[in-house]
Context: one part of a larger RNA
RNA sequence: GCCGGCGACUUAUAUGCAGUGGCAGGUUAAGGGGAAAAUCCCGAAGCCAAAGCGAAAGCGAGUCUGAAGAGGGCGAUAGUCACUGUAUAUAGACCCGAACCCGGGUGAUCUAACCAUGGGCAGGAUGAAGCUUGGGUAACACCAAGUGGAGGUCCGAACCGACUGAUGUUGAAAAAUCAGCGGAUGACCUGUGGUUAGGGGUGAAAUGCCAAUCGAACCCGGAGCUAGCUGGUUCUCCCCGAAAUAUGUUGAGGCAUAGCGGUAUUGAUUAUAGUCUGGGGGUAAAGCACUGAAUCGGUGCGGGCUGGGAGACCGGUACCAAAUCGAAUCAAACUCUGAAUACCAGAUGUACACAAUACCAGUCAGACUGUGGGGGAUAAGCUCCAUGGUCAAGAGGGAAACAGCCCAGAUCACCAGUUAAGGUCCCAAAGACAUCGCUAAGUGACAAAGGAGGUGGGGAUACAGAGACAACCAGGAGGUUUGCUUAGAAGCAGCCACCCUUGAAAGAGUGCGUAAUAGCUCACUGGUCAAGUGUCCCUGCGCCGAAAAUGAACGGGGCUAAGCGAUGCACCGAAGCUGUGGGAUUAAUAUAUUAAUCGGUAGGGGAGCGUUCUGUUGUAGGUAGAAGCAUUAGCGUAAGCAGAUGUGGACGAAGCAGAAGUGAGAAUGUCGGC
Numbered sequence: 001g002c003c004g005g006c007g008a009c010u011u012a013u014a015u016g017c018a019g020u021g022g023c024a025g026g027u028u029a030a031g032g033g034g035a036a037a038a039u040c041c042c043g044a045a046g047c048c049a050a051a052g053c054g055a056a057a058g059c060g061a062g063u064c065u066g067a068a069g070a071g072g073g074c075g076a077u078a079g080u081c082a083c084u085g086u087a088u089a090u091a092g093a094c095c096c097g098a099a100c101c102c103g104g105g106u107g108a109u110c111u112a113a114c115c116a117u118g119g120g121c122a123g124g125a126u127g128a129a130g131c132u133u134g135g136g137u138a139a140c141a142c143c144a145a146g147u148g149g150a151g152g153u154c155c156g157a158a159c160c161g162a163c164u165g166a167u168g169u170u171g172a173a174a175a176a177u178c179a180g181c182g183g184a185u186g187a188c189c190u191g192u193g194g195u196u197a198g199g200g201g202u203g204a205a206a207u208g209c210c211a212a213u214c215g216a217a218c219c220c221g222g223a224g225c226u227a228g229c230u231g232g233u234u235c236u237c238c239c240c241g242a243a244a245u246a247u248g249u250u251g252a253g254g255c256a257u258a259g260c261g262g263u264a265u266u267g268a269u270u271a272u273a274g275u276c277u278g279g280g281g282g283u284a285a286a287g288c289a290c291u292g293a294a295u296c297g298g299u300g301c302g303g304g305c306u307g308g309g310a311g312a313c314c315g316g317u318a319c320c321a322a323a324u325c326g327a328a329u330c331a332a333a334c335u336c337u338g339a340a341u342a343c344c345a346g347a348u349g350u351a352c353a354c355a356a357u358a359c360c361a362g363u364c365a366g367a368c369u370g371u372g373g374g375g376g377a378u379a380a381g382c383u384c385c386a387u388g389g390u391c392a393a394g395a396g397g398g399a400a401a402c403a404g405c406c407c408a409g410a411u412c413a414c415c416a417g418u419u420a421a422g423g424u425c426c427c428a429a430a431g432a433c434a435u436c437g438c439u440a441a442g443u444g445a446c447a448a449a450g451g452a453g454g455u456g457g458g459g460a461u462a463c464a465g466a467g468a469c470a471a472c473c474a475g476g477a478g479g480u481u482u483g484c485u486u487a488g489a490a491g492c493a494g495c496c497a498c499c500c501u502u503g504a505a506a507g508a509g510u511g512c513g514u515a516a517u518a519g520c521u522c523a524c525u526g527g528u529c530a531a532g533u534g535u536c537c538c539u540g541c542g543c544c545g546a547a548a549a550u551g552a553a554c555g556g557g558g559c560u561a562a563g564c565g566a567u568g569c570a571c572c573g574a575a576g577c578u579g580u581g582g583g584a585u586u587a588a589u590a591u592a593u594u595a596a597u598c599g600g601u602a603g604g605g606g607a608g609c610g611u612u613c614u615g616u617u618g619u620a621g622g623u624a625g626a627a628g629c630a631u632u633a634g635c636g637u638a639a640g641c642a643g644a645u646g647u648g649g650a651c652g653a654a655g656c657a658g659a660a661g662u663g664a665g666a667a668u669g670u671c672g673g674c
Stems, first nucleotide, its partner, number of pairs: 001674006011091013025048003031042003052059002062074004094232002097229001101222006112196009121186001123155003126151001130147006159183003163180005198214001200210003207216001235608006245258005259363002261360007274348006285337001286335002291331003295327005302320002304317005366391010396407003411582004416578003422572003425557003431569001433568006444559001450544002454541010471528005477501003483495002507522001511520002583598007609663001611660006621651001628647005634641002
């Protein structure tokens, strides 16, 4: 892991409610009698009900309050006893699961410390004190050689330990092996016997050790501790069907009450979508009349700077600036204004919609998306509200795939039809459909500021057969090198001025150029040519801007439409709708028809199937073959029920009732097998 067995809402008492039954007041309890499976008889103690109201005295179909014949509060009655179901309370109370706490015991054969008594430490090295001899001294001291054999001394086996690495890691081993390593006469190692015990002991102290167990041992008991926590909770069908919110909470992953669901009863035409009518509002927008913010201009209180004056004071000002006027703005905590919606009321309107009562729940982690906002960075698959939707609890079609997006709500069957969203070249059902445009970028099939004679459409304006724009030919002059400045300044370093003449036209000069001139060129004019040309604005579709990590943002092929915009007609396309047939629920009636309904988690309600046992009953049946098992052309909406054949070899129904150890796939379930 698989297979098989076992495995979880029970029982008692009390109460609420519902159903069924008895009685109409109901009923017995303890106990007693009888009987031995006929559930019978006695027993009124007690309980509930029959009258309530008031704090009470008390009064009483009323009573209390009150001065009250007022008003108001509570009352003016059908129950009761069983059984069944359900819920709650008390008990282990659906099952399994702690870590802990407490009591009484058992442990120092492991290990810690200690006590008593024994045992052990190859070999080698070093060579303390003391002593001896010699030297030495006045005598010591001292020196040398020897002797001697000290030491938590040295090297190193046994022994004790455990610093490093490798192996081992379902090991050979629940701590080892191998190679090295530390101590090895000592605070050494060790045998045997003994002592200390859990709120404790022992500890050269690590919360270490106290029998593979130690921040409090182990065993049994309290004990089925408790678990607002996790997991699990077993047959079928039918009807309805939530919530993830508010308030409170030593409350926040738990509860209680309300909200939302179910069931039953009752109730008005009440409730409600829509429509009409009438309301109040201060949001969106807008505005600047208030409160503030904020820009420019006019006037300029006051101030600064500055001139005159001895001062008083009188002037100037391209500075700041109150207030006011004009213009143009901004605001959640501004409003002279002011919608749409929403809300309230009335009328109309009628989806078994609404309300009340009783009982039974579940829900209190919500998610995304559209809209209006707060927080954040006008970040987040972010967070917090409001208001719709979907998912949750919703299958089907579309979006390649994709809970929350778009379409659409699955009672069942059909090799029928018709549509929605979305699509119609191939993958792949249906148009290489028709008409008019656009795009050339594979744009389509990701992106900004910004950039550009890409290209389509529209508007404005200027010039133009009295010839424009572009190109080409020619002119582009004179006063004059204007004046100033300057070394020079001659159109062209710079400053001022910017005139006049000739003329078709020509600046006291547009750019290049020179040291300055010169030179080239432009404006401007004529000619050649010949018909449109220049500038600005709005707009459609494109271009650049465009770099990320495995290989790749049309689903792919591929497409110049099979892309984009507009118009039109077809077609495809779902569990939608329709058709045909069947079933169920609810309601209505013409009582066999019609209408509506039948997705569903938590949850509520209803109806059934099967298992074991009991009664009928050891009955029907059964060796001419029971139960069980295997296979299998039947029946039922399902749980399931029959038949046949084989096997098996002795038991054993159905129906109608009753009682439960009554249904397994999950619980790191449990036992067995493989």

The part of an RNA shown here (large-subunit ribosomal RNA, domain II) has 674 nucleotides and comes from a freshwater metagenome.